Notes: RNAcentral holds the sequence, with entries from ENA. A computed fold for a 1422-nucleotide RNA from an uncultured prokaryote, annotated as small-subunit ribosomal RNA.
[in-house]
RNA sequence: AACGAACGCUGGCGGCAUGCCUAACACAUGCAAGUCGAACGAGAAGUCACCUUCGGGUGAUGGACAGUGGCGCACGGGUGAGUAACGCGUGGGGACCUACCUUUUUGUACGGAACAACAGUUGGAAACGACUGCUAAUACCGUAUACGCCCCUUCUAUUGAUUGAUUUAUCGCCAUUGGAUGGGCCCGCGUUGGAUUAGCUAGUUGGUGAGGUAACGGCUCACCAAGGCGACGAUCUGUAGCUGGUCUGAGAGGAUGACCAGCCACACUGGGACUGAGACACGGCCCAGACUCCUACGGGAGGCAGCAGUGGGGAAUAUUGCACAAUGGGCGCAAGCCUGAUGCAGCCAUGCCGCGUGAGUGAUGAAGGCCUUAGGGUUGUAAAGCUCUUUCACCGGUGAAGAUAAUGACGGUAACCGGAGAAGAAGCCCCGGCUAACUUCGUGCCAGCAGCCGCGGUAAUACGAAGGGGGCUAGCGUUGUUCGGAAUUACUGGGCGUAAAGCGCGCGUAGGCGGACUAUUAAGUCAGGGGUGAAAUCCCGGGGCUCAACCCCGGAACUGCCUUUGAUACUGAUAGUCUAGAGUCCGGGAGAGGUGAGUGGAACUCCUAGUGUAGAGGUGAAAUUCGUAGAUAUUAGGAAGAACACCAGUGGCGAAGGCGGCUCACUGGCCCGGUACUGACGCUGAGGCGCGAAAGCGUGGGGAGCAAACAGGAUUAGAUACCCUGGUAGUCCACGCCGUAAACGAUGGAUGCCAGCUGUCGGGCAGUAUACUGUUCGGUGGCGCAGUUAACGCAUUAAGCAUCCCGCCUGGGGAGUACGGUCGCAAGAUUAAAACUCAAAGGAAUUGACGGGGGCCCGCACAAGCGGUGGAGCAUGUGGUUUAAUUCGAGGCAACGCGAAGAACCUUACCAGCCCUUGACAUCCCGAUCGCGGUUACCAGAGAUGGUUUCCUUCAGUUCGGCUGGAUCGGUGACAGGUGCUGCAUGGCUGUCGUCAGCUCGUGUCGUGAGAUGUUGGGUUAAGUCCCGCAACGAGCGCAACCCUCGCCAUUAGUUGCCAGCAUUCAGUUGGGCACUCUAAUGGGACUGCCGGUGAUAAGCCGGAGGAAGGCGGGGAUGACGUCAGGUCGUCAUGGCCUUUAUGGCAAGGGCUACACACGUACUACAAUGGCCGGUACAACGGGCCAGCCUCUUCGCGAGAAGGAGCAAAUCCCUAAAAGCCGGUCUCAGUCCGGAUUGGAGUCUGCAACUCGACUCCAUGAAGUUGGAAUCGCUAGUAAUCGCGGAUCAGCUACGCCACGGUGAAUACGUUCCCGGGCCUUGUACACACCGCCCGUCACACCAUGGGAGUGGAGGAUACCCUAAGCAGGUUGCCUAACCGCAAGGAGGGCGCUUAUCACGGUAUGCUUCAUGACUGGGGUG
Repeated sequence: AACGAACGCUGGCGGCAUGCCUAACACAUGCAAGUCGAACGAGAAGUCACCUUCGGGUGAUGGACAGUGGCGCACGGGUGAGUAACGCGUGGGGACCUACCUUUUUGUACGGAACAACAGUUGGAAACGACUGCUAAUACCGUAUACGCCCCUUCUAUUGAUUGAUUUAUCGCCAUUGGAUGGGCCCGCGUUGGAUUAGCUAGUUGGUGAGGUAACGGCUCACCAAGGCGACGAUCUGUAGCUGGUCUGAGAGGAUGACCAGCCACACUGGGACUGAGACACGGCCCAGACUCCUACGGGAGGCAGCAGUGGGGAAUAUUGCACAAUGGGCGCAAGCCUGAUGCAGCCAUGCCGCGUGAGUGAUGAAGGCCUUAGGGUUGUAAAGCUCUUUCACCGGUGAAGAUAAUGACGGUAACCGGAGAAGAAGCCCCGGCUAACUUCGUGCCAGCAGCCGCGGUAAUACGAAGGGGGCUAGCGUUGUUCGGAAUUACUGGGCGUAAAGCGCGCGUAGGCGGACUAUUAAGUCAGGGGUGAAAUCCCGGGGCUCAACCCCGGAACUGCCUUUGAUACUGAUAGUCUAGAGUCCGGGAGAGGUGAGUGGAACUCCUAGUGUAGAGGUGAAAUUCGUAGAUAUUAGGAAGAACACCAGUGGCGAAGGCGGCUCACUGGCCCGGUACUGACGCUGAGGCGCGAAAGCGUGGGGAGCAAACAGGAUUAGAUACCCUGGUAGUCCACGCCGUAAACGAUGGAUGCCAGCUGUCGGGCAGUAUACUGUUCGGUGGCGCAGUUAACGCAUUAAGCAUCCCGCCUGGGGAGUACGGUCGCAAGAUUAAAACUCAAAGGAAUUGACGGGGGCCCGCACAAGCGGUGGAGCAUGUGGUUUAAUUCGAGGCAACGCGAAGAACCUUACCAGCCCUUGACAUCCCGAUCGCGGUUACCAGAGAUGGUUUCCUUCAGUUCGGCUGGAUCGGUGACAGGUGCUGCAUGGCUGUCGUCAGCUCGUGUCGUGAGAUGUUGGGUUAAGUCCCGCAACGAGCGCAACCCUCGCCAUUAGUUGCCAGCAUUCAGUUGGGCACUCUAAUGGGACUGCCGGUGAUAAGCCGGAGGAAGGCGGGGAUGACGUCAGGUCGUCAUGGCCUUUAUGGCAAGGGCUACACACGUACUACAAUGGCCGGUACAACGGGCCAGCCUCUUCGCGAGAAGGAGCAAAUCCCUAAAAGCCGGUCUCAGUCCGGAUUGGAGUCUGCAACUCGACUCCAUGAAGUUGGAAUCGCUAGUAAUCGCGGAUCAGCUACGCCACGGUGAAUACGUUCCCGGGCCUUGUACACACCGCCCGUCACACCAUGGGAGUGGAGGAUACCCUAAGCAGGUUGCCUAACCGCAAGGAGGGCGCUUAUCACGGUAUGCUUCAUGACUGGGGUG
């Protein structure tokens, strides 16, 4: 885009078309083929006349019903079952027929015998008959004649109408000549799948003769011959009416064959003939079969695939209508009759076309709806309102053409006129992308959507609804089907190295293709003419319905076929010639080419003998194994089989598989040179034939080594493996099979053409002469240009440019499988599907990530060291368990002394119970009051709270108005509140990789592109730090530096700091001073700057000098692009959801502190480098005000208490530093170590130490004697060790955390390994990125399918049997009007019988196909 459509929702009118695609299923009822009296006899009713015995009769007219006869019924109408065919289409041919029509020429004479109707009798239920008798003709028969046909024989005629009659004329009839029309027959070409159908055929193919037909012909028969068809697809089988055309498409094509038109076939199924001009006959006959109906059971009737209609089937397809008025048909002289052909009407949005459902104006942009950032926006000039119009529909009136005289079903129709009133007339689908059109609510992987991709798991433009929008419009969507897009079967117009695809290789048949020249021919080819290519359709131009659809006229076209005339370049054919292709010959050459025979040495194994002794062998390490019965080792001799080291080489040969010691024999191919010969002999190659690794099979040998299977030993979780010890087929030979491989260059063969450079193998030539150089032919490699390719790559050995031939491919899986066939001894090979299932499978390249890949490098990563953890006790956090609650969060590193820099109450979020409900807190509204608030005391209660009470206090502005503000109380509703949920909706903050050196951009260049380059490379660095090079040149975020601090110096400034010198004191206490220390501000200083070496003359590195400090001087702050949906809604903020007498609020109590257990992190120890006692020395950072730090004195053993100086701090206080040093004691023990636990007594804080605080004293004195596997930190002022301060804080669980100083080490060979990281490279089937991906069995469910003892159906084949009707032949039975005969009888005919043929039916055999089948095999999906 289309449709003979169907379904869903909806539906105003008209025109023109279409309308059982399924059951060629069955049919009730009516109609669809009759007509002619001008062929014939007979003649009812009715009418008229006459007669009448009134019953009727006679005659005339009339012409019904039926009959004889003629023509028609073979047309028209229906359907598509069958048919793969001369059926159809197209173009030809000649051996034929043709009623009616037309043309030509004649004739139309004389006779005869019957049969219907009818009458009578009679059978039957009916249908329908039987017998006797009568009769006419254009019915039937005979004769004559004419014409005609024919070799002869022979065959053939008829009258009637009009008129009163005759003639003429007309019609008819017989014969005849042409024509027209229609038909029969034959031929070329075209006309659907299957080869898993390869052979078919016996009247078959041809001939002779005969028969038969309208006609040719094996059409039929007799005889003879053995032919005919087939790979250009016979035969068999599936499907199918064919065509003009129709739909689609740019075309070529593809699909299709409704309506209309041409042809064919069929008429319940099968067979058959009759009649006839024509049939083997839709509404004729006979027979058989199935079915239906009637029946008196004896017998009969029927055929809608004609028009309506019914049932059934189905998703689905109409009225038992009107009329012969028109067009056409039949009969008839005609009038006319018949006509479900046809013309019309009815039904259906089934299609195409046209029209309408109103037009103008109308902004307070109404109301309502929807959205909202609450301002508004949108629906929307849309509505209402106002002013108009009346197409269509409706009502009334007039009223055609169709018909050139009559006749109109349609039809009171079309059209016209008048009338009323906006009145009666809009829906459907869609809105994520493709694809035009967006928001809200509901839902929450549910419900659902979906053409493909896909959407939905709490913010859905994708589901459902609404508002809005988009598209089409009396329709709109969906489904189905066809073509297109699809160059996705490629003729136009594709491919095969890696995506699917080159047969394993050759020889060669058919076929296809084929070198140069000449001539002839004219098949292909080209040009012109002629015939045909039906009409309709399509196209173009006109015309008619108001337009259009539709219809009419004309043209063009129908791309085809046939025929004729010409042309001759090319192809073909024929004839002749040539040598460039191909081959032969001669002379040389290389070679693991093949086959057979012979032969050689080394090695392994075995046997014999000698020497010799305890092991050997084997492995990562072992063991099985061999060995004192003498192994292994070694020496000598012997046997046997197999394979041929070095040479040896991207070297050689062969078609491929493949071929390797040496010699001989036979033999194939190739190369080079010569140019004598043949003269296109060539290339390819469907089928076919041959060769064809390894393994395997058969028969017979052989068997040293190796070695499937097998056995044992190991390894391992297991180990039916890898490793080891053994070991059989096999490997070897001969003969015969198999016929496959990643049989690979994943690249078929042949020929020609198209830049080069460089190896190597075999020849030749030239120069020159051991050598070398140049050149040429043939092989074999590497690189590379043009070109090509999706890219990778290929590139004269093409995957380039061309020609020819063959093979093969058409999404993945199912499957190279099943079935069938062929081959094979078997294994199996070959040929080769379908159902079903998925939306991918695949190629090449890119960026990452990953690797028990590689290279380089770094890090307390390992190593080297020091000290720990893991064992004990205790502290603390977590898990688990428990509980009314043990609130919540954090979970490898990167949770676990974490949030928490401090849970007795509070905190507090948790639990049980008691209370409050506009609320503890904010804003607004209404009412009341003028306050509020503070304070004393009492009662109830656990308290919140409730009730009572004393005292103090008496708001502000003002326009003087309970006007306004402010405050409190009460009320109402908006709302407050939430540590409720979602960190996977978020902001902010933060952890981690990681202080690792990376992450990117602009422009340019390269690539089809993703992307690459830069950023890689050579060096170097802590560093993408720097240098050099480079299709890159630059830049940004990171690194470094700038900042802070410590280390040196200087300057400035000296109080609360300091004191060298002067004075003074117990004391820097005071005077004085600011030099020093120190404080705290500003500067300086370090930059590889200098020297030497090294490096590339670079960057840099190494060493040195000077310097307080040297190569980043130490430490800190500083954290790129990003990753982990890392953490946090419980710091805070915040979207959405949830809650609202509760998930909010208040108060008291309890809990977060539980305790069988497990883990993490710390502390204290286990002791002598120590404990205890006494004495004694030296810091730094910090903190302190009204509930602070607290000197000092007194008291207490002590924690502390009571007094009470100083200090708002360089001034006073905390403040004692400790380890250390000196002296003493203890002497290796569960101790004078260790301090848990427990008892008692206290102190302090606080409203309150029971659950549940810290500290002190006395007493008690547990485990623990250095810690398994494993594991952590640290590289210098570091580890280790020692103490001090601070935050939080009433107090404290702090042994935690953060900071401060004191004492103060050891070790680093080095980068193999473990972990983490960076750069380059490589592989990848990964991309959620290795915690990836993914294979197979098993279990379960479903689906399709193969096998299967069989079972059931269908189809056709062969053989035989039975034979209906019919036609034909025969006939000795019976019957018989016309003709012949005087007669008898004959001729002829009929019936019967019989023969051949034959439908249906039966029997048997095998074939094909479909369905089904216990059980079973694999496959697919989940």

Its Rfam family is "Bacterial small subunit ribosomal RNA".